[in-house]
RNA sequence: GCCGAGCUGGUGUAGCCCGGACCAUCAUACCACCCUGUCACGGUGGUGACGCGGGUUCAAAUCCCGCGCUCGGCG
Numbered sequence: 001g002c003c004g005a006g007c008u009g010g011u012g013u014a015g016c017c018c019g020g021a022c023c024a025u026c027a028u029a030c031c032a033c034c035c036u037g038u039c040a041c042g043g044u045g046g047u048g049a050c051g052c053g054g055g056u057u058c059a060a061a062u063c064c065c066g067c068g069c070u071c072g073g074c075g
Stems, first nucleotide, its partner, number of pairs: 001074007010028003020058001029047006051067005
């Protein structure tokens, strides 16, 4: 230099191919309450995210372009 894969809450992930509201999924973590003689377990509620910039569209995590980072391959 070229090619491919990936990037979503504190952490791990689903959703992307085939664009749709309302509150972006689940688990875990954290906070509050319930439960319990206490702790653990269990239950209810809450906090918190689409790598960055631009484009298309009534509407973008999803489609298109550029850039960044990580991993792998080729030279």

Predicted 3D model of a 75-nucleotide RNA (transfer RNA) from Asbonarchaeum danakilense (SeqCode). Its Rfam family is "tRNA". It is annotated as a transfer RNA.